Background
The RNA shown here (small-subunit ribosomal RNA) has 1398 nucleotides and comes from an uncultured bacterium. It matches the Rfam family "Bacterial small subunit ribosomal RNA". Its mean pLDDT, the model's own confidence on a scale to 100, is 82.

């Protein structure tokens, strides 16, 4: 840092980035220098080597060689070859001897130990070879190996005989500062005892060899080195390991060792280890040091250094100065060879090598030249120790793989596409330049200081110094030099956040990715490929582990009310802390100095390899531990005092404190008796069940057991659990006052031990309620429940056990400080029912401060101290196993695999609740018509079909898109055509037509066949228009409304939705917008950390409803004049009325109520009254709403087809279900007659008048009129008269027949209308549901859009004109305020169990 949420803070856990590695794995790979390389099978191992030397310790000697002597031969001063003889020399290596062989090398199995670390002691030891002293090396002997001679044996090896040497072996002399007795005495030591010195007695010694001269040898003492032992601190987990131990602890006496020791023995004695962890059990070499980390830690001990243990596994001794011995012996056991089956060999955890094992670790290499080691007098010998080389990028460091220029920003990839660019990219090309580095080719070290060998010199006699020889693996390496010529050299990983670094294009929850949150369901920056870009670079990712963030085990440096966590409570032993004054001591503490603390390593400082890693030097450090000296404030320890912590006395006070017995009334429930009759009881309703064999009720007398009304109170008392009628008795505690006594006696407590509601458990009582189990009745879909009636354990007492609770203040326990205000118990001063003070409780508010927050706040969760207990993600689990208690139930203590990335606190904001308040609304309720029941129309399901084209989907689809399908529309079917297309732009060609007109053919497009006709011009053209070609493209009602704009619908005309600044709060947010009142309304007012301010509200618009004015034609006509009549005409604008422009209403005025406020009631004036009535007007949003088919558009798709054109069908079906409508079902009605009154609207492809015609839809004819002038046009219900009488009728008109009309090319499928005839269903309509509060509902007709024709549907218009509203309990729906919440995809949520299936 990233992840729990909408969003916050917090607690807490996973993950990441950094470093490390003896590493592995996967792509890639030029060099060089340096260190490193079986972490697994301490598994088995062929094959070569890894310790041997000394002939100057001894006998010896085959072959070689040398000399010698002799012999032959070539040859004859001599020389040369061959043979004998001689161990005389070289030399030789079996043997005896000596000395190494106990170093060097290699592993980490065992080992929890004096193993190791570090420190101190050995007065309790040894030490080959070295050093330094001192003294001696005398005189004798018998053997053996070898060597030969035989024998057995397959081998290995063994015997037996003769014969011989030594510095091998053995006697015997001397010795003393050995050793041992003995004997008196002296120093010294805390003690066991040491030390030096004497007298006397006894035992132990020796080797020679080479030859100037040395070395070896023997006894003794010191010194060096290297060993042995003792001992203190220090060294892993497990307590689900708690008791171990009989040579076990001592002693006393011996043995034994170099020594000390129960190391062994024999006897006595009963001890010793242990909660500061014995004793079992797992694990595991230890340390210098490495890694990490700011330290403290944590984790590791490979490679070099030091100790320790092993050498196939056990065991054992022997040699030897040193072993219980890696390349040595004996046994025993496995394993592997060899065998003649009798027996024998053998031990790579040396050095290389093989096999196995595994993710995995090299050459069967060179030299002893250097450093060291054995041996030797010494040349030399031997040395898989060691120095070198070989192989691995396995790690660290260094170089390189080119450097400057250089824009036409080159060709190519690659993406965008706004077709112009953009990036790759100064990157290439080109141009200059260098030569590291690789190749060739040529010179060419230091590592030898040194030390051998011979000489010389010097003098102190084994040193110096000279001179001379002669030694090199590595190595012809390192460097150094010439040539050539950019030539020889770049990957790996990543790219959503964390984490730098983005885009196509595949894919489509598929394939795959992921470290953690997560990506992928058709536009993926998370998946594969490209490009581009980031990080490192000879590397680069991955995995695997280890510190690190992880203050996530908190010494440093954390917690425990609610997140994990306080033990249920007290008592207290051990521990751990502890009041004031003195005096001593110096254990802790501090200072100082010595020693040590190896070396490498680490940090610094020079310095050498070209640098660097690396090496070399030199300082520091190494925090420890030990001794000294010193300091005394503090802790400790011993002591002496003191009173204020604590305790005890006196003197008072309180109290449901405990433990035992007696007393008590009420109430329940029972039992005898009366009285009384038919119910009773119980429930939301019942019902079981009690009752006429007399219940319930009521009275009176008994009996039982069992709990104690009021008083009674955030009272009181107790350590907690807990404790309530009264009254004795016993008994413990608290506080008050006082200052008599004690003198620090305190405090907490692991382990122990006591107490411990309820329920249960056992034993004996007892038993009125009241009630697990159980039974019935109910409820329910069931209902092993919730209600009812009954009803056993049980519930009480007595003694036991048990040991647990939300056993709680979710708060352990002292002790001391830190503002206050209030009430209350019980004391106390003073005479005191006031009032104050002061002590102990018990309680509310709050200040600072703590706290994540809510909240706590002298009763702290605040400051500090001191003990205890417990936490350290969820889950799995307080579960198993163990062990302890318990009759039992059970209870204590108490984990692992697995899994999950969270789980939780506490606070906000929504949404939600069959949670609370307030308030609206045709939302109920009051009404009044409907709908659902019939016939139609009309529309959706569904079904049919070649097709019934698509869309709409509760409310908010369904007379809806469609203001109007017979063709057309038309998107869909079936046939027939068409391919740059029906339609658009560009190009090239050709014509001057095309179109249209008539005619035949074909259903039609179409295509074919006949006849007619381009404009402008500067005369060069140019314009249109057809035709035919080409390809760019057109098209597409083809998908996605879950990619979009735009537009719509709803919640809703609901009263809400926000913001600036400012305050508050760690934050998320919250205040303002909450409250009290009001309104239709977040409308006003009035308060208030809030003041403003915007988007809605309301108002400004329109239409009405009253009036005044302006203008009077196509309108009007009151008064005047013409007219048969008709505002026709003259004339007039008074009035209606038409369309302009004002006035008007504003809670203005009055009275009451309010808070003087808003503002509500009434009331007067008014045409109108409290927004007057109606319309246009729809805030921040929801709901992936609805629409890609109105229209626009991304991408995906199709291109002789999913375009396009044309007929003729189809959207008009039709068993059904459903939504909207229409006509009804009658008498408030239906037909006849004949009569009044509208409004708001259309009209030239049009309305069409009057007049003719028809029964009538119409027809003929055509006057008028772009319309306040013509027309459509008749309103209708009303009202009047007439008739019908309650019927399936003069109601209802469906559906049917026949005849016409009417639009259109056309009216079969598919139009409306008329006339005449037929006359269905239906007599108010089930559960259920709709729409309306006044010019409203209800009823009448009128119109218009669309349109050739086709409304019961939409949208207007006017007449006629009601009822009703108590009020807000309930249904539905919304405002807001608050409460709850595990919900945020927001209750259509979240989420438990069972049951299938996978």
């Nucleotide at each position: 840092a990233g992840u729990u949420u909408g969003a916050u803070c917090c607690u807490g856990g996973c993950u990441c980035a950094a470093g490390a590695u003896g590493a592995a794995c996967g792509c890639u790979a030029g060099c060089u220098a340096c260190a490193g390389g079986c972490u697994u099978a301490a598994c088995a191992c062929a094959u070569g080597c890894a310790a041997g030397u000394c002939a100057a310790g001894g006998g010896g000697c085959a072959g070689c060689a040398u000399g010698a002597a002799c012999u032959u031969a070539g040859c004859u001063u001599g020389c040369u070859a061959a043979g004998u003889u001689u161990g005389a020399u070289g030399g030789c290596a079996a043997c005896c001897g000596g000395c190494g062989c106990a170093c060097g090398g290699g592993u980490g199995a065992g080992u929890a130990a004096c193993a190791c670390u570090u420190a101190u002691c050995c007065a309790a030891c040894c030490u080959u070879c070295c050093g330094u002293u001192u003294a001696c090396u005398c005189a004798g002997g018998g053997a053996u190996a070898g060597c030969c001679u035989u024998u057995c044996c397959a081998a290995a090896g063994a015997a037996a005989g003769a014969u011989u040497a030594a510095u091998a072996c053995c006697u015997g002399a001397u010795a003393g500062u050995a050793u041992g007795g003995u004997g008196a005495g002296a120093u010294u030591g805390c003690a066991u005892g040491a030390u030096a010195a004497c007298a006397c007695c006894a035992u132990u010694a020796a080797a020679g060899a080479u030859u100037u001269a040395u070395u070896g040898g023997u006894a003794a003492a010191c010194g060096a080195u290297g060993g042995g032992g003792a001992u203190g601190c220090g060294u892993u987990c497990c307590a689900u390991u708690a008791g171990g131990u009989a040579g076990u602890a001592g002693g006393c006496g011996g043995g034994g060792u170099a020594a000390c020791g129960g190391c062994c023995c024999a006897c006595c004695u009963a001890g010793c280890c242990u909660g500061c962890g014995a004793u079992g059990g797992a694990u595991a070499g230890g340390g210098g040091u490495u890694c990490u980390g700011a330290g403290a830690g944590g984790a590791a001990g490979g490679u070099c250094c030091c100790c320790c243990a092993c050498a196939u596994u056990g065991g054992a001794a022997c040699u030897g100065a040193g072993a219980c011995a890696c390349g040595g012996u004996c046994c025993a056991a496995a394993c592997u060879c060899c065998u003649a089956c009798g027996g024998g060999a053998g031990g790579c955890a040396g050095c290389a090598u093989u096999g196995a094992g595994g993710a995995a670790u090299a050459u069967u290499g060179g030299u002893c030249a250097a450093u060291g080691g054995g041996c030797g007098a010494g040349a030399g010998c031997c040395u898989g120790a060691a120095c070198c080389a070989g192989c691995c990028a396995a790690g660290u460091a260094g170089c390189g793989u080119g450097a400057a220029g250089g824009a036409u920003g080159a060709a190519g990839g690659u993406c965008c596409u706004a077709c112009g660019g953009a990036u790759u990219g100064u990157a290439a090309a080109c141009u200059u330049c260098u030569u590291u580095u690789a190749u060739a080719c040529g010179g060419g070290a230091a590592u030898a200081a040194a030390g051998u060998u011979u000489c010389c010199u010097a003098c102190g006699u084994g040193u110096a110094g000279g001179a001379u020889u002669u030694u090199g693996u590595a190595u012809g390496u390192a460097c150094c030099g010439u040539a050539u010529g950019a030539a020889u050299a770049a990957g790996c990983a990543u790219c959503g956040g964390c984490u730098a670094a983005c885009u196509c294009c595949g894919u489509g929850c598929c394939a795959g990715c992921a470290g953690c949150c997560g990506c992928g369901g058709u536009a993926a920056u998370a998946c594969g490929g490209a490009g581009g870009a980031u990080g490192c670079g000879a590397g680069c990712g991955u995995u695997a582990u280890c510190c690190g963030g992880a203050u996530u085990u908190a010494u440093u440096g954390g917690g425990u009310u609610u997140a994990a966590a306080g033990g249920g409570a007290g008592c207290g032993c051990a521990g751990a802390c502890g009041g004031g004054a003195g005096a001593u001591u110096u254990a802790g503490u501090c200072a100082g100095u010595u020693g040590u603390g190896a070396a490498a390593g680490u940090u610094u400082g020079c310095g050498g390899c070209u640098c660097a890693a690396c090496c070399g030097u030199a300082a520091a450090a190494c925090u420890g531990c030990a001794a000294u000296u010193g300091a005394u404030a503090u802790u400790g320890g011993u002591u002496u005092c003191c009173u204020u912590g604590a305790g005890u006395g006196c003197a008072g006070u309180u109290g449901a404190g405990g433990c035992a017995g007696g007393c008590g009334g009420a109430a329940u429930u029972u039992g005898u008796g009366g009285u009384g009759u038919a119910g009773c009881g119980g429930u939301g309703a019942a019902a079981u069940g009690c009752u006429u064999a007399g219940a319930u009720a009521u009275c009176a007398c008994g009996a039982a057991g069992a709990a104690c009304c009021c008083c009674g109170a955030u009272u009181g008392c107790g350590a907690a659990g807990g404790c309530a009628g009264c009254u004795u008795g016993c008994u413990a505690a608290a506080c008050u006052g006082u200052a008599a006594c004690u003198g620090a006696c305190g405090u907490u407590c692991a382990u122990g031990c006591u107490c411990g509601a309820a329920a249960g458990u056992g034993u004996g009582g007892g038993u009125a309620u009241c009630c697990a189990a159980c039974a019935g009745g109910a409820u329910u879909a069931g209902a092993u429940a919730c209600c009812c009636u009954g009803g056993u354990a049980g519930u009480c007492c007595a003694c036991a056990c048990g040991g647990u609770a939300a056993a709680c203040g979710a708060u352990g326990g002292a002790u001391a400080c830190u503002c206050g205000c209030u009430g209350u118990u019980g004391g106390c001063g003073a005479u005191a029912u006031a009032c104050u003070g002061u002590c102990a409780g018990c309680g509310g508010c709050c200040a600072a401060g703590c706290g994540a927050a809510a909240g706590c706040a002298u009763u702290a969760a605040g400051u500090a101290u001191c003990c205890c207990a417990c936490c350290u993600g969820g889950g799995g689990a307080g579960u198993a196993c163990g062990c302890c208690g318990g009759c039992a139930a059970c209870g204590g203590u108490g984990a692992a695999a697995c899994u999950c990335a969270a789980a939780g606190g506490a606070a906000u904001u929504g949404a939600c609740g069959g949670g609370g308040g307030c308030c609206c609304g045709c939302a109920c309720a009051a009404g009044c018509g409907g709908u659902g029941g019939a016939g139609c129309a009309u529309g959706u399901g569904g079904u049919u079909u070649a097709a019934u084209u698509c869309g709409a989907a509760g409310c908010a689809a369904c007379g809806c898109g469609a203001a109007g399908a017979a063709c057309c529309u038309u998107a869909c079917c079936a046939a027939g055509u068409c391919u740059u297309g029906a339609c658009a732009u560009c190009c090239c060609g050709a014509u001057g037509a095309c179109a249209g007109a008539a005619c035949a053919u074909g259903u039609a497009a179409u295509g074919u066949g006949u006849u007619u006709u381009c404009u402008c011009u500067u005369c060069g053209g140019a314009g249109c228009a057809u035709c035919g070609g080409u390809g760019a493209c057109a098209g597409g009602u083809g998908g996605u409304g879950c990619a979009u704009g735009g537009u719509u619908g709803u919640c809703g005309u609901c009263a809400g939705c926000u913001c600036g600044u400012g305050u508050c709060g760690u934050g998320a947010g919250a205040u303002g917008u909450u409250g009290g009142g009001u309104u239709a309304a977040g409308u006003c007012c009035c308060g208030c950390a809030a003041c403003g301010a915007g988007c809605g509200c309301a108002a400004c618009c329109c239409c009405u409803a009253u009036u005044c004015u302006u203008a009077g034609u196509a309108g009007c006509c009151a008064g005047c004049g013409g007219g048969u009549a008709a505002g026709c005409c003259g004339g007039g604008c008074a009035c209606u009325c038409u369309a302009g422009g004002g006035a008007g209403a504003c809670u203005g005025c009055c009275a009451g109520g309010g808070a003087u406020a808003a503002c509500c009631u009434g009331g007067a004036g008014g045409a109108a009254g409290g927004u007057g009535g109606g319309g246009a007007u729809g805030a921040c949003g929801u709901c992936a709403a609805a629409u890609c088919a109105u229209c626009a558009u991304g991408c995906c798709c199709c291109u002789u087809a999913u375009g396009a054109c044309u007929u003729g069908g189809g959207c008009u079906a039709c068993a059904c279900a459903c939504g909207u409508g229409c006509u009804a079902c009658a008498a408030u009605g239906g037909c006849g007659u004949a009569a009044a009154c509208a409004a708001a609207g259309g009209g030239a492809a049009g309305c069409g008048a009057g007049c003719c015609u028809g029964c009538g839809a119409g027809g003929g004819g055509g006057a008028g009129c772009a319309a306040a002038u013509c027309u459509c046009a008749a309103a209708a219900a009303u009202a009047a008269c007439g008739u019908c009488u309650c019927a399936g009728c003069u109601c209802g008109g469906a559906c049917u027949g026949c005849a016409g009309u009417u639009u259109g090319c056309a009216a079969c499928u598919c139009g409306a209308c008329u006339g005449c005839a037929c006359g269905a269903a239906g007599c108010u309509g089930g559960a259920a549901u709709c729409g309306c509060u006044a010019g409203u509902a209800a009823u009448c007709g009128c119109g218009a859009a669309u349109c050739a024709g086709a409304a019961u549907g939409u949208c207007g218009c006017g007449g006629u004109g009601a009822a009703u509203a108590c009020g807000u309990u309930c249904c539905c729906g919304g405002c807001u305020c608050u409460u709850g919440c595990a919900c945020a995809c927001a209750c259509c949520g979240c989420c438990c169990g069972u049951c299938a299936a996978g």